About this RNA
The prediction has a mean pLDDT of 85. A computed fold for a 497-nucleotide part of an RNA from Acholeplasma sp., annotated as large-subunit ribosomal RNA, domain I. The source organism's lineage runs through Bacteria, Bacillati, Mollicutes, Acholeplasmataceae and Acholeplasma. The full RNA is in RNAcentral, with records from ENA.
[in-house]
Context: one part of a larger RNA
RNA sequence: GGCAUACAGCGGAUGCCUAGGCACUAAGCGCCGAAGAAGGACGUGACUAACAACGAAAUGCUACGGGGAGCUGUAAGUAAGCAACGAUCCGUAGGUCUCCGAAUGGGGAAACCCGGCAUCUAGGAGAGAUGUCACACGCAAGUGGGGGAACGCAGGGAACUGAAACAUCUUAGUACCUGUAGGAAAAGAAAGUAAAAACGAUUCCGUAAGUAGUGGCGAGCGAACGCGGAGGAGCCAGACUAACAACAGUUACAAAGGGUUAUUAUAGAGGAACAACUUGGGAAGGUUGACCAGAGGAGGUAAAAGUCCUGUACUCGAAAUAAUAAUCUCUGGUUAGUCAAGAAGUAGGGCGGGGCACGUGGAAUCCCGUUUGAAGAAGUGAGGACCAUCUCAUAAGGCUAAAUACGUCUUAGUGACCGAUAGUGAACCAGUACCGUGAGGGAAAGGUGAAAAGAACCCCGGGAGGGGAGUGAAAUAGAACCUGAAACUGUAUGCUU
Numbered sequence: 001g002g003c004a005u006a007c008a009g010c011g012g013a014u015g016c017c018u019a020g021g022c023a024c025u026a027a028g029c030g031c032c033g034a035a036g037a038a039g040g041a042c043g044u045g046a047c048u049a050a051c052a053a054c055g056a057a058a059u060g061c062u063a064c065g066g067g068g069a070g071c072u073g074u075a076a077g078u079a080a081g082c083a084a085c086g087a088u089c090c091g092u093a094g095g096u097c098u099c100c101g102a103a104u105g106g107g108g109a110a111a112c113c114c115g116g117c118a119u120c121u122a123g124g125a126g127a128g129a130u131g132u133c134a135c136a137c138g139c140a141a142g143u144g145g146g147g148g149a150a151c152g153c154a155g156g157g158a159a160c161u162g163a164a165a166c167a168u169c170u171u172a173g174u175a176c177c178u179g180u181a182g183g184a185a186a187a188g189a190a191a192g193u194a195a196a197a198a199c200g201a202u203u204c205c206g207u208a209a210g211u212a213g214u215g216g217c218g219a220g221c222g223a224a225c226g227c228g229g230a231g232g233a234g235c236c237a238g239a240c241u242a243a244c245a246a247c248a249g250u251u252a253c254a255a256a257g258g259g260u261u262a263u264u265a266u267a268g269a270g271g272a273a274c275a276a277c278u279u280g281g282g283a284a285g286g287u288u289g290a291c292c293a294g295a296g297g298a299g300g301u302a303a304a305a306g307u308c309c310u311g312u313a314c315u316c317g318a319a320a321u322a323a324u325a326a327u328c329u330c331u332g333g334u335u336a337g338u339c340a341a342g343a344a345g346u347a348g349g350g351c352g353g354g355g356c357a358c359g360u361g362g363a364a365u366c367c368c369g370u371u372u373g374a375a376g377a378a379g380u381g382a383g384g385a386c387c388a389u390c391u392c393a394u395a396a397g398g399c400u401a402a403a404u405a406c407g408u409c410u411u412a413g414u415g416a417c418c419g420a421u422a423g424u425g426a427a428c429c430a431g432u433a434c435c436g437u438g439a440g441g442g443a444a445a446g447g448u449g450a451a452a453a454g455a456a457c458c459c460c461g462g463g464a465g466g467g468g469a470g471u472g473a474a475a476u477a478g479a480a481c482c483u484g485a486a487a488c489u490g491u492a493u494g495c496u497u
Base pairs, nucleotide, nucleotide: 001496002495003494004493005492006491007490008489009488015482016447017446020418021417022415023414024413025412026411027410028409029407030406031147032146039100040099041098042055043054044053046078047077050074051073052059061094062093063092064091065090066089070082071081072080105114106113107112115133116132117131118130119129120128121127135144136143137142151182152180153179154178155177156176162169166216192199193198203230204229205228206227207226213221214220234399235398236397238339239338240337241336242335243334244333247332248331249330257329258328259327260326261325262324263323264322265321266320268316269315270314274289275288276287277286278285290307291306292296298310299309300308348372349371350370351369352368353367354366358384379394380393381392382391383390434441435440454481457468458467459466460465
């Protein structure tokens, strides 16, 4: 030095666990903001650095409900207090709510600086307190501004890529930018679709169908009619006549609300049924014998509990606020018929584009720019050039719920989803530490034990650390704490060079 065995150290894999994530389902809810939002800065505690809560009325104030024994958050400790005259806690409604921030008296390097006017302290300019003073639109009352996860509509609008190169084409009207709205939006009551039969607004789903088509007829793109469903609702921009007091309505068809009742939501309440023996540190395990069940979902309890705890099924409950429905009030007269009216630089044409599954094509239909430019219901448009016949519908005004899309958010639940190099970047004080002038980038880091019972006391040591003692089922569970692999490092013994 090597090998082997044993025992240690280091290390933190593995196993087990879950406080956190991920995806989805159902129900709810779907805006906040000049009455100052979202988001922050700075403060507030007896001691207080941080987080959380709150705002100079600051760890909280008031009222009304709930609840019933302890309480002064995380978070120990001491102090000082509160509480059956009902605290803490939970819910509803209020009050307060510094400074910055759309930020709005002016300024500004956000959380700061400096003002005007009125009133008051206060009598006189100074100091202080309170109120007020931005801009746009509007006669005024008032409204707007900014924020928000996705979803909507509209205005703009790529490229990588594919075509095995590449230019038409594709990617794609996608990403992205902008405007703007709502809880949904948009669309919408036929100048429709069809075809000898008819249907009857829109939207969404299935099918039709990868069909008909389109296409350097390449790559690719890709309908509609019809059928089956979800949902269903129609109206307004006029006069006259007639009939009837019944009808309709505030999410449309005209427009403000209010009361009552019911249901639901936002705290809660009741809620069945088990003992003994046994192993063990510990019983929920085992044995024996019972019981409940509209409850054998789940979680916890020293291990594996229907009957121990919280609960679960089921039943009940609101002073206050909100939502929904019904009804009353209120508002509107309503219905039917007749007549009238029913949209012009419009429809259409030429030229140039765009959009339609449809790339100019035989290219209809729809929309723009430009240039032209009708008819008047015996009219006009459409039925994929165009013409005739026939059929369908009435453009150039407007409103409209539901079925549909989405999820910042609330509640309940589910998972052949993850289990700490996984799952969110973040299970832990994470968009933190740290990096960057900045835009921006962006971690690592979970586990004692059932319970701190977290090791009094003694000894060595300056301490760190250790040895006893003690706790505990266990201390090789001792806080560098479950398990504790390997690499790597030692000690002892054996063999060997």